[in-house]
RNA sequence: AGACUUCGGUCAAAGCAGAAGAUACGGAAUAGCGGCAAACGGGUGAGUAACACGUGAGCAAUCUGCCCUUAAAUCUGGAAUAGCUUUGUGAAAAUGAAGGUAAUACCGGAUAACACCACGACAUCGCAUGGUGAUGUGGUCAAAGAUGGGGAUCCUUCGGGACCUGUCGUUUAGGGAUGAGCUCGCGUCCUAUCAGCUUGUUGGUGAGGUAAUGGCUCACCAAGGCUUUUGACGGGUAGCUGGUCUGAGAGGAUGAUCAGCCACACUGGGACUGAGACACUGCCCAGACUCCUACGGGAGGCUGCAGUCGAGAAUAUUUAGCAAUGGACGAAAGUCUGACUAUGCGACGCCGCGUGCAGGAUGACGGCCUUCGGGUUGUAAACUGCUUUUGUUAGGGGAGAAAGUUAUUCGGUUAAUACCUGGGUAAUCUGACGGUACCUGACGAAUAAGCCACGGCCAACUCCGUGCCAGCAGCCGCGGUAAUACGGAGGUGGCAAGCGUUACUCGGAAUCAUUGGGUGUAAAGGGCAAGUAGGCGGUUUGUUAAGUGAGGGGUGAAAUCUUCCGACUCAAUCGGGAAACUGCCUUUCAAACUGACAGACUUGAGGUAGAUAGAGGAAAGCGGAAUUCUAGGUGUAAGGGUGAAAUCUGUAGAUAUCUAGAAGAACACCGGCGGCGAAGGCGGCUUUCUGGAUCUAUCCUGACGCUAAAUUGCGAAAGCUAGGGGAGCAAACAGAAUUAGAUACUCUGGUAGUCCUAGCUGUAAACGAUGAGCACUAGGUGUUGGACCCUUGAGGUUCAGUGCCGCAGCUAACGCAUUAAGUGCUCCACCUGGGGACUACGGUCGCAAGGCUAAAACUCAAAGGAAUUGACGGGGGCCCGCACAAGCGGUGGAACAUGUGGUUUAAUUCGAUGCUACGCGAAGAACCUCACCAAGGUUUGACAUGUAAGAAGUAGUGAACCGAAAGGGAAACGAGUCGUAAAGUCGACAACUUACACAGGUGCUGCAUGGCUGUCGUCAGCUCGUGUCGUGAGAUGUUGGGUUAAGUCCCGCAACGAGCGCAACCAUUAUCUUAUGUUGCCACCCUUAUUAACACUUCGGUGAAGAUAAGGAGCACUCUUAAGAGACUGCCUGGGAUAACCAGGAGGAAGGUGGAGAGGACGUCAAGUCAGUACGGCCCUUAUGCCUUGGGCUACACACGUGUUACAAUGGCCGGUACAAAGGGUUGCCAACCCGCGAGGGGGAGCUAAUCUCUAAAAGCCGGCCCCAGUUCAGAUUGGAGUCUGCAAUCCGACUCCAUGAAGCCGGAAUCGCUAGUAAUGCAAGAUCAGCACGCUUCCGUGAAUACGUUCCCGGGCCUUGUACACACCGCCCGUCAAGCGAUGGGAGCCGGGGGUACCCGAAGUCCUAUGUAGAUAGGCCGAAGGUAAAUCUGGUGACUGGCGCUAAGUCGUAACAAGGUA
Repeated sequence: AGACUUCGGUCAAAGCAGAAGAUACGGAAUAGCGGCAAACGGGUGAGUAACACGUGAGCAAUCUGCCCUUAAAUCUGGAAUAGCUUUGUGAAAAUGAAGGUAAUACCGGAUAACACCACGACAUCGCAUGGUGAUGUGGUCAAAGAUGGGGAUCCUUCGGGACCUGUCGUUUAGGGAUGAGCUCGCGUCCUAUCAGCUUGUUGGUGAGGUAAUGGCUCACCAAGGCUUUUGACGGGUAGCUGGUCUGAGAGGAUGAUCAGCCACACUGGGACUGAGACACUGCCCAGACUCCUACGGGAGGCUGCAGUCGAGAAUAUUUAGCAAUGGACGAAAGUCUGACUAUGCGACGCCGCGUGCAGGAUGACGGCCUUCGGGUUGUAAACUGCUUUUGUUAGGGGAGAAAGUUAUUCGGUUAAUACCUGGGUAAUCUGACGGUACCUGACGAAUAAGCCACGGCCAACUCCGUGCCAGCAGCCGCGGUAAUACGGAGGUGGCAAGCGUUACUCGGAAUCAUUGGGUGUAAAGGGCAAGUAGGCGGUUUGUUAAGUGAGGGGUGAAAUCUUCCGACUCAAUCGGGAAACUGCCUUUCAAACUGACAGACUUGAGGUAGAUAGAGGAAAGCGGAAUUCUAGGUGUAAGGGUGAAAUCUGUAGAUAUCUAGAAGAACACCGGCGGCGAAGGCGGCUUUCUGGAUCUAUCCUGACGCUAAAUUGCGAAAGCUAGGGGAGCAAACAGAAUUAGAUACUCUGGUAGUCCUAGCUGUAAACGAUGAGCACUAGGUGUUGGACCCUUGAGGUUCAGUGCCGCAGCUAACGCAUUAAGUGCUCCACCUGGGGACUACGGUCGCAAGGCUAAAACUCAAAGGAAUUGACGGGGGCCCGCACAAGCGGUGGAACAUGUGGUUUAAUUCGAUGCUACGCGAAGAACCUCACCAAGGUUUGACAUGUAAGAAGUAGUGAACCGAAAGGGAAACGAGUCGUAAAGUCGACAACUUACACAGGUGCUGCAUGGCUGUCGUCAGCUCGUGUCGUGAGAUGUUGGGUUAAGUCCCGCAACGAGCGCAACCAUUAUCUUAUGUUGCCACCCUUAUUAACACUUCGGUGAAGAUAAGGAGCACUCUUAAGAGACUGCCUGGGAUAACCAGGAGGAAGGUGGAGAGGACGUCAAGUCAGUACGGCCCUUAUGCCUUGGGCUACACACGUGUUACAAUGGCCGGUACAAAGGGUUGCCAACCCGCGAGGGGGAGCUAAUCUCUAAAAGCCGGCCCCAGUUCAGAUUGGAGUCUGCAAUCCGACUCCAUGAAGCCGGAAUCGCUAGUAAUGCAAGAUCAGCACGCUUCCGUGAAUACGUUCCCGGGCCUUGUACACACCGCCCGUCAAGCGAUGGGAGCCGGGGGUACCCGAAGUCCUAUGUAGAUAGGCCGAAGGUAAAUCUGGUGACUGGCGCUAAGUCGUAACAAGGUA
């Protein structure tokens, strides 16, 4: 479509679509069988001191898969087994049974020689065994197929096969290449406190085993082998190398990255497979650990890449990709590859780049500093202009890629135009990094600077904080109130995407020294000799060629380093070339030197002959002196000993003396930096034995020599063993002294020992602190032993010793210097900061004591040598000083005054503290002073300056009242100057009030300072320039001989000069001259007054020398004040050096700086002073400032210093009487006169002072009294009464009078001053000051003694010496004990680790044997792990114990440094 239908739908065949399944083929994945790889690549350095590594040889003793090449072959059969199917056990891992199947898996047979084995014979070669080539006979052994293409023929199950051809594979044999194995020479860390090791050990024969040699293994035989210093064996440490770092190099250190080799793969053992393994991601066993489990049993191995955990100061992504390079497999495509290439993280390193560039001064702000002016940060910023690497964003954009595949073309192969293969051409495809490198546009100074240091080394400086704290520090060191050193800040310096620190290596470091050191005293010569190995070795000839030199060859991997090119823009980095790799092996040549061999020589060495000296050694004998003892005689009281004594001896007869005897030890004089010896050492004489040396002769041998690890011997004293001996001396010990003590020094005794014999010990400052030998290099002068010569002398020459001096040279210097510490050679020994430590442990020797050998931990920044300058010395020499001595007078005893300490106190303000504080600041505390205490008050202040404001009843004066005063308070009075002006009107100033700056501080620091001062010390010193000497510090000058007070002067001198000091200049005093002349003076003169001896007298008086006073005159004198003179060793004599100078003398006022002053060098004491003043810093600011009242500085058991007054008769008291100087005075000194006993009062003249006054000088002298007494001494203390000053006299003034009348009668130890107008003594004056003086300062009077002298005490100067001191002897420094800390030895032991020995057990596994041979089983040898035992090495720990080191201030002494107080 059609049919049917209930109109909802339903329907067979064909066709179409399609799930699941089956078969065949193709693709992909996976499992299995088979092949190859897995033994490479990657990691790590535990082990290993070794043929492991490096280098160079050898294998004639070897193997080699894959690869290349040559030749030949690839024939024929068979039986299985995985996978698979069915099924069992088990949790799992895993595993069993049955069935069947394939191969290039497995097996049999054939064929084959040039291979292998056996036998024989030939040629040739070599390096010993032997090798190579050709050959004869016999025997043995092989294989696998896969795939592409093809057209004739044949077969076919129709897929294909046979056949041809190509490619790949398989088998046999030869060669090559590559890789591996084995052997050998040389090189390859520390340790001798490891000196002997070894039994499969060394060799042989035979066997086994291996790819191969071989004790590789086994049996038997022999007893060897290694090493001795060229380091065996053992222990410790370590992968080796190319290289890397450093260094001029030689070396030293190192072995990351990259490369070569080795070893290892959880620990130990083992084999299997394979070409190759005894195998990182294979197997078996044992062990430890982790995980799973059903508890029976199993699994695992990141030192592959990432990643996790742990430990630690600390070290990365669980990334991408096979794109490149390389590897394995595969015919290939391809697969795999944490190899690799990339990426991430990390400034870890190296390299490159940037964070801007130019202009810009008012030198801005801020910071910091400041001398307050400024400086600096700093052209830095701001600001203006420019650029854009980088950045952001956008766009573009290589190289790393060639191969492969496909197509095509030309060759090769082939029968072939096919396949395959080689070349060419074209196309196509492949990139993790990668959003890459790189280029371009836009934007816009835009996105980008830190770290360390600033004391020196070492470039870079100030402030603040802190206050030996906090802290720093590489070394030295910094910090305790001004920190360039800590912390911060500013500034500066350096480096810079880094900077600084830490750790390590080399360098500097000539500080292990080959290049390239030393050893007398710095560390270091063995105590000395003989001599082995070893090292080194005279002259000459020849040979050789080991060393040596020259040429060639091989090798010395690459990388690295160097150099030349090249690629990233440059560089780091990378690529290419060259050079180099200094080495090893090999070959040829040379023959001077060294060596070797052979020969010769005589000078080294030795010998011979003749002489010589000697404490050379050993033994024996002898001698005298002395000491002690014994015996005897004489003889009597001491002896002995010491600084002084005592112990001790002695009347029982000592010491002394004489005689005799005994004993032991040592040998006076000679005797000598003389002798001998190897050193130690050796000393009477004689004898015996014996070693060495020297000289002469130049005769003999002919290098026979030198040195010397190991070894051996000798080796002072002390000590030890045994036996003797024992006089003297004498450790220990005892006693006596000394002393704080005195286990010492001194003394009296005294035992070991000292002596001998035989042994041991083996050390010393065993020293010339100097190893031995040879040669060379100026001399001089002694001395010992020889020889020679002459001109016979204090002679010369020479050899061998032994001393001194000295040149060159050496040395850090000192020094050495022909006897080298000089110049060279040879050999040995020894050193490498100090201590720990001439020690511990170990070994070895010793009877012991101890010796030899000989570390480390820890700790310090020095230890040490020589020389220099100082200082010091119980070192020396010279010298000075009131230093001692000689004297005089004091202090210390008393009382008082005054100062200090101490104590006390509310306060007793502070300072000064040996000399050099203590009568000091203080030349004057009642208040004040005043700083202290108590109480009261005050806060821009008692005082200064400035700013601002206020203010006429204001400033100022200030009565009452309160108060202790300050102060408060306020009646009353009441302004000034200038300008203005009608005016107390205004303004200014002064003054006042308020506020703010500030004042103020006797607050601290004298150890931040100035200035001033003390002291050494008025001591004679301290320095410089130039020169010279020395490496230098430094020296010289400046020391020396004289002299002086003196560094004063003279002389000498490598010094010559100079400065500060000394001296002088200055003032004063002593003499004179001149000038001066009032207020000074008054000789002479005058006047007046008073008085007046005397004279005259009329007795009334007069005159009057003289004296006094006043005035005049004068300036002579005194004096004042000035200016001068004078004194200089100038003169004389003597000494000295002809000097300086000294002694004496003359003259002179003065004589040797006339006296006394001022004047104080360089420096010392962190001397004193911030309280005289000044001043830095710090501190206080209603108080640490200021004012006030009162108190205190004046206290009082005590101690000290400095004074006063005394203790009396040289005196006290009383009376009389004489003589100064120098000062002061107007808020003053104060006269006369009066009063008072007096202090004083009154008074008032005079004086601004040579005028007046203080002002009397006193001691003295004259006379009297006192009569030795606590007094007529002394005057304290106390009572009473007064005076004066002052506001005030109580605390707390001075003085007067009366009374009182203490201690004290000359002072212990000790100690002070003074040398001439001094000490002593007496008075006076002044400053301060109202008053107050026994203090201080000054003045004058009277006026001595003594000094021999430098031994001693103290201080100082110069020279010299020693030094362990330099803060300088108040120095330094030793040991025990006590405390803390540290490391270490011993140690009953305890706990580990390593290697080995003996034995037991014995896995896996190879091998052997056996069972009938396969599978397999059993036995055996060996055998890992484990166990037992006794030793050994090594580490940790340990009660207790030994010493050691270190540590601001502990105890005891004082051993050393000086003559260190006993060298």
The RNA shown here (small-subunit ribosomal RNA) has 1463 nucleotides and comes from a metagenome. Its Rfam family is "Bacterial small subunit ribosomal RNA". Model confidence (mean pLDDT): 83 of 100.